The RNA shown here (Bacterial RNase P class A) has 379 nucleotides and comes from a Gemmatimonadaceae bacterium. Taxonomically the source falls in Gemmatimonadaceae (Bacteria, Pseudomonadati, Gemmatimonadia, Gemmatimonadales). A source record names the gene rnpB. Its Rfam family is "Bacterial RNase P class A". Its family is annotated with dimeric ribonuclease P complex, tRNA processing and ribonuclease P activity in the Gene Ontology. The family's RNA type in Rfam is ribozyme. The coordinates come from a structure-prediction model, not an experiment, and the mean pLDDT is 76.
RNA sequence: GCUGUCGGCUGGAUGGUCGCGAGCACGAAGGUGCUCGAGGAAAGUCCGGGCUCCGGAGGGCACACUGCCAGGUAACGCCUGGGCGACACCGCAGGGUGUCGACGGACAGUGCAACAGAGAACAGACCGCCGAUGGCUUCGAACGAUUGAAGCACAGGCAAGGGUGAAACGGUGAGGUAAGAGCUCACCGCAUGGCUGGCAACAGGCAUGGCUUGGCAAACCCCAGUGGGAGCAAGGCCAAAUAGGCAGCGAGGGGUGGCCCGCCCCGAUCAAGACGCUGCGGGUAGGCUGCUAGAGGGCGCGGGUGACCACGCUCCGAGAGGAAUGACCGUCCGAGCGGCAACGCUCGACAAAACCCGGCUUACAGGUCGGCAGCAUCC
Numbered sequence: 001g002c003u004g005u006c007g008g009c010u011g012g013a014u015g016g017u018c019g020c021g022a023g024c025a026c027g028a029a030g031g032u033g034c035u036c037g038a039g040g041a042a043a044g045u046c047c048g049g050g051c052u053c054c055g056g057a058g059g060g061c062a063c064a065c066u067g068c069c070a071g072g073u074a075a076c077g078c079c080u081g082g083g084c085g086a087c088a089c090c091g092c093a094g095g096g097u098g099u100c101g102a103c104g105g106a107c108a109g110u111g112c113a114a115c116a117g118a119g120a121a122c123a124g125a126c127c128g129c130c131g132a133u134g135g136c137u138u139c140g141a142a143c144g145a146u147u148g149a150a151g152c153a154c155a156g157g158c159a160a161g162g163g164u165g166a167a168a169c170g171g172u173g174a175g176g177u178a179a180g181a182g183c184u185c186a187c188c189g190c191a192u193g194g195c196u197g198g199c200a201a202c203a204g205g206c207a208u209g210g211c212u213u214g215g216c217a218a219a220c221c222c223c224a225g226u227g228g229g230a231g232c233a234a235g236g237c238c239a240a241a242u243a244g245g246c247a248g249c250g251a252g253g254g255g256u257g258g259c260c261c262g263c264c265c266c267g268a269u270c271a272a273g274a275c276g277c278u279g280c281g282g283g284u285a286g287g288c289u290g291c292u293a294g295a296g297g298g299c300g301c302g303g304g305u306g307a308c309c310a311c312g313c314u315c316c317g318a319g320a321g322g323a324a325u326g327a328c329c330g331u332c333c334g335a336g337c338g339g340c341a342a343c344g345c346u347c348g349a350c351a352a353a354a355c356c357c358g359g360c361u362u363a364c365a366g367g368u369c370g371g372c373a374g375c376a377u378c379c
Stems, first nucleotide, its partner, number of pairs: 001375010012332007020037007039350001043361002046359005051231004063227005068082005083103001084101007104222002109220002111216002126162002128158003133155002135152007170188006189211001190209004195204003235289004245280006256271003296315005302309002333348006
């Protein structure tokens, strides 16, 4: 330098004209002027918080989620650092670098494993190996009991090798044996115990044990931890019309009930209902608020491996309703195409707020910076 891969940052600039929305000012009004007006994802609404209300926000059950360790943070399922593992590359090797990982527990219990295969969990013998032992056959020795040799592969022994499978009940080597086998031994692996280093996850080495208990928990489950619910249509304030509620007054004195009475009638008075007026309260439409200056950005300096944190200076004003945030022209920038050239033509990624923040995920033309790997070249 090129290619690949992983990640960070950026996400056209500037001037003019017209238009749209909001605020302020002016105007009687039509309207005029000034200022301001999208993003890194505003998206998906997946996770975590702030804020608000619900009587409390405590305990238990259920349910859901999280899951190596330490740290960061308001908090997290996020981030940082570390450990372990898998893969790739480099190196003779010890090892190094990069990417990725739902990465607690499989002697608590229950369960699952298609097809193939003899056998899939306290297994199994298809091919195969052996046939020491027992059996059978033949031959030899011997009068014979018996014994020696060879053969068969009937009983039986084995699991080394082959084969099936994603996975076959420790691996490699040696001894051993009839053949074999942790049967024995060495190393590796595993388990247990203690030692050293580390906050820890874990690592290293030592001793002992003997091969005993392979996989799946993104199957149930167990263990540990977290979670009360609803959400700005939260919530607060003001409050029309209509209907209904409450109170007072008026009118009416007809009916009902009480009181006055020994009883009846009349009358007065009280109550309820109906009518009118006035007032009150809840509440709807509507309006105001919540509402945007914040766990905010930039720079400097300091602490920390880092995420991040402390301090100082400085900067920033979309606020909404379902609705605005656009178009055109010039110059420049970038890309593509055409042209010998001058230049011409076309194009400018993804997408767009609505209570606010921290994350994650997804989309994204071009530019730019870095890590890693390969190749080429130079010193």